Description: The prediction has a mean pLDDT of 82. Predicted 3D model of an 88-nucleotide RNA (transfer RNA) from a Spirochaetota bacterium.

RNA sequence: GGAGGGGUGUCCGAGAGGCCGAAGGAGCACGGUUGGAAACCGUGUGUAGCGCAAGUUACCGGGGGUUCGAAUCCCCCCUCCUCCGCCA
Numbered sequence: 001g002g003a004g005g006g007g008u009g010u011c012c013g014a015g016a017g018g019c020c021g022a023a024g025g026a027g028c029a030c031g032g033u034u035g036g037a038a039a040c041c042g043u044g045u046g047u048a049g050c051g052c053a054a055g056u057u058a059c060c061g062g063g064g065g066u067u068c069g070a071a072u073c074c075c076c077c078c079u080c081c082u083c084c085g086c087c088a
Stems, first nucleotide, its partner, number of pairs: 001084007010026003018068001027045006046059005061077005
C1' cells in the first nucleotide's frame, strides 16, 4: 500500500431508520436466604447539564451529510484486529 471486519454503558456484548439511552451477561449496591459465608433468588444500577421534585436535554471513536426522524444509511478522519503485498 490492497482487501475484509471492528470501536456501544464500569467491563463484555446484542442492536430492522421510529416502539432505543439501548437486549443480555459480568461487576457493583440494597434486600431475601444462611449460625455466618459462598452459591442461589429478587430489585436497582451509563455519564453530564438543568430542575426542590416529577422530569427534561445531550451523548453510541471524532467530524460532516441524508432524513420529519440516525447507534443503525452515506462521506472524511482516528484507532484496533485478520489476511495479502512491497522495501530493507
Rfam family: tRNA.